[in-house]
This is a predicted structure of a 90-nucleotide RNA (Glycine riboswitch aptamer). The prediction has a mean pLDDT of 75. The sequence was found by an Rfam model in a public genome assembly.

RNA sequence: ACGUCACUUUGGAGAAGCUCAUUGAAUUGAGUGCCGAAGGUGCAAAGCAGACCUCUGCUAAAUCUCUCAGGCAAAAGGACAAAGUCGCAA
Repeated sequence: ACGUCACUUUGGAGAAGCUCAUUGAAUUGAGUGCCGAAGGUGCAAAGCAGACCUCUGCUAAAUCUCUCAGGCAAAAGGACAAAGUCGCAA
C1' cells in the first nucleotide's frame, strides 16, 4: 500500500401530513392505499452427497425478490459512498 473492527464528520433515495374515531398533541386505535436502503425471508451459477440417466437432497450472493418487521411533511432513522482518528493481523 491493501484488508478489517470501532468511532467521528460529510453526502444519502422511495412511498397518504389518507379515511373514521380519539387526544393537549400524527396522541392512540381501526381501516384502505403505497414504499424498500435498518433488520429479516426466498434463490442463480457452482460445489457436495444420494439415487442411477437425469432425478432428489444439502450448501449457496446482491441495491434482485417478499414486505414479517420498518417506513410514507419536517425531525429522527437510513443501505451505501468519501474523508479522518485509534487499534489489530499479515